[in-house]
Predicted 3D model of a 266-nucleotide part of an RNA (large-subunit ribosomal RNA, domain VI) from a Saprospiraceae bacterium. RNAcentral holds the full RNA, with entries from ENA. Lineage of the source: Bacteria > Bacteroidota > Saprospiria > Saprospirales > Saprospiraceae. It matches the Rfam family "Bacterial large subunit ribosomal RNA". Gene Ontology terms of the family: structural constituent of ribosome and ribosome.
Context: one part of a larger RNA
């Protein structure tokens, strides 16, 4: 562009695609078998391996603008004290929230049919019999189809279902052409989306991000004062300061203010 009006939501499923695995062990039952040695079928239960999905309460891991520790040099005029900048693409080092994650967790390959291979058959002629086949019929696989998952009406054979929105202006023979409705986008705030677009969720009638409090949760006890010690220190104040991303709450800041596009009862 189309889907013979313009939209928003829900969907049907033609087709496409993924799955599709294997293994010990127990019970039947030491049975049926079989001289014994041995040792089932049928059917039920357990529990595992690889393998695929999903998640982050456990357990672990990372976690480079979180707390700590701790050495060199240099700056913030100078003590202390606290920073910064180099030391690798954190100077080393201990811990780690949020997210990402496997080695951690949970699930999943079940179960019902159908038509069927090899095979097994029933009735059965040609062929007085015999023969599964010829007519006609049954059974019979981890394989097919369905059946579970995902995508899916450009399925142009363009599918359905709810609900919204519609008789304004010029100009016209029609046609066109403005301005609007529903709705939409552009613009802004942002995201468990993401290189970009796409998606999503917000835009003052509002909690969309930041700030701000208040928990959560990490680190481990901050400065200053005291107090003890000759002093390194080491202790009270005080589970202390300080905190990326987590949860609520709360219009303090920004999401202002506007702009385009869209039917005419098809």
């Nucleotide at each position: 562009c189309g889907u013979a009006a313009g939209a928003u939501a829900u969907u049907u499923g033609a087709g496409a695609g993924g799955c599709u695995c294997c293994g010990u062990c127990c019970c039947u039952a030491g049975u049926a078998c079989g001289a014994g040695a041995g040792g089932a079928c049928c059917g039920g239960g357990a529990c595992g391996g690889a393998c695929a999905g999903a998640c982050c309460g456990c357990u672990g891991g990372u976690g480079u603008a979180u707390c700590g520790g701790u050495g060199g040099u240099u700056c913030c005029g100078c003590c202390a004290a606290g920073g910064g900048g180099c030391c690798c693409a954190u100077g080393c080092c201990g811990a780690g929230u949020a997210g990402c994650u496997a080695u951690g967790u949970c699930u999943g390959g079940a179960g019902u049919g159908g038509a069927u291979a090899a095979g097994c058959g029933c009735u059965g002629a040609a062929a007085g019999c015999a023969u599964c086949u010829a007519a006609g019929u049954g059974c019979g696989a981890a394989g097919c189809c369905c059946a579970c998952c995902u995508c899916a009406a450009g399925a142009u054979g363009a599918g359905a279902u709810a609900u919204c929105u519609c008789a304004u202006c010029c100009u016209u023979a029609a046609a066109g052409g403005a301005a609007u409705a529903a709705g939409a986008c552009c613009c802004c705030c942002g995201g468990a989306a993401g290189a970009u677009a796409a998606u999503c969720g917000g835009g003052u009638a509002g909690a969309u991000a930041g700030g701000c409090u208040a928990c959560a949760g990490a680190u481990g006890g901050a400065a200053g004062c005291g107090c003890a010690g000759c002093a390194a220190u080491g202790u009270g104040u005080g589970c202390a300061g300080u905190c990326g991303a987590g949860u609520a709450g709360u219009a303090c800041u920004a999401a202002u203010c506007g702009g385009u596009c869209g039917a005419a009862a098809g």